[in-house]
Molecule: c-di-GMP-I riboswitch aptamer
Organism: Vibrio ziniensis
């Protein structure tokens, strides 16, 4: 440096739910809490998925649309502990 993660060791993160706040919503943040995770560290570059304030279509019902969200949906970029080869 590359690969692997069976068994160890130090540890790390924190699902759902509840409370508070923000947001049009999806969802996010903080606290409690652990479903799980060897990158569940970080980053929207690519795809997927979710939402539709706003914009457009529509007699209406409703439909379309991301500049929004999801990194714990995959892929990619950057970084990293331990052990083994």
């Nucleotide at each position: 440096u590359a690969c692997u993660g069976a068994a160890a060791a130090u540890g790390g993160c924190a699902a759902a739910a509840c409370c508070a706040u923000c947001g049009a919503a999806a969802g996010a943040u903080g606290g409690u809490g652990a479903c799980g995770c060897a990158a569940a560290g970080u980053u929207u570059c690519c795809g997927g998925u979710c939402u539709a304030c706003g914009g457009g279509a529509u007699u209406a019902a409703u439909c379309c649309u991301a500049u929004g969200a999801u990194a714990g949906c995959g892929g990619g970029g950057c970084u990293g502990c331990c052990a083994g080869u």